[in-house]
RNA sequence: CUCGACCGGACGCCGAACCCUGCCACCGGGCGAGCUCCACGGACAUCCGCACGGCAGGAGCGGGGGACCCACUUCGGGCGCCGGUGACGGCGUCCUCGGGGUGAAGCCGGAAGGGCCCGGUCUCGGGCACGGACGGCCGGGUGUUUCUCCCACCCGAACCCGACAGCUGACCUCGCAGGCGACAGGAGAGGUAGA
Numbered sequence: 001c002u003c004g005a006c007c008g009g010a011c012g013c014c015g016a017a018c019c020c021u022g023c024c025a026c027c028g029g030g031c032g033a034g035c036u037c038c039a040c041g042g043a044c045a046u047c048c049g050c051a052c053g054g055c056a057g058g059a060g061c062g063g064g065g066g067a068c069c070c071a072c073u074u075c076g077g078g079c080g081c082c083g084g085u086g087a088c089g090g091c092g093u094c095c096u097c098g099g100g101g102u103g104a105a106g107c108c109g110g111a112a113g114g115g116c117c118c119g120g121u122c123u124c125g126g127g128c129a130c131g132g133a134c135g136g137c138c139g140g141g142u143g144u145u146u147c148u149c150c151c152a153c154c155c156g157a158a159c160c161c162g163a164c165a166g167c168u169g170a171c172c173u174c175g176c177a178g179g180c181g182a183c184a185g186g187a188g189a190g191g192u193a194g195a
Stems, first nucleotide, its partner, number of pairs: 011181004019058006027049004032044001036043002060176006070166001076095008098164001099161004106137004113130001115128005138156006145190006
């Protein structure tokens, strides 16, 4: 000097996930010549830490369910119990192929590849589902004061409900997590601060 890692602070990004109020233990440390007590060791009071924590509440932000009107017309599978002559019905529980939810995370086309079925037996042709390289359209984010445009660089995941939910006023209800970043384009129009 360069690179990487760790700790702390500030700043910034995705996201609804940010702010306010009140209370808080064990334990550790400080402090008290005299002012509270005492057996002079301490007790007690008080301060700091523990605490960017825990608990409770509020505001705000975000989501789901939920009428008339309008729109729509569904009924999957397994197991157990009950009723029934039976067909079947009811209750409970588990599952996910149907359906649905949060989210930008979606629509269309689609090669290679192996699998199944049919015809043929010349190893070829056809169909079905899986598959998903690649492409088109579309959606989302960042570029460090804000907005718009250009340009550049990225993302298009994951999870949940459990046969069930359209819209939906009143009403009911849930969440406020998690994960990241290093020098930071150009133009125009504003704002703020300084001189």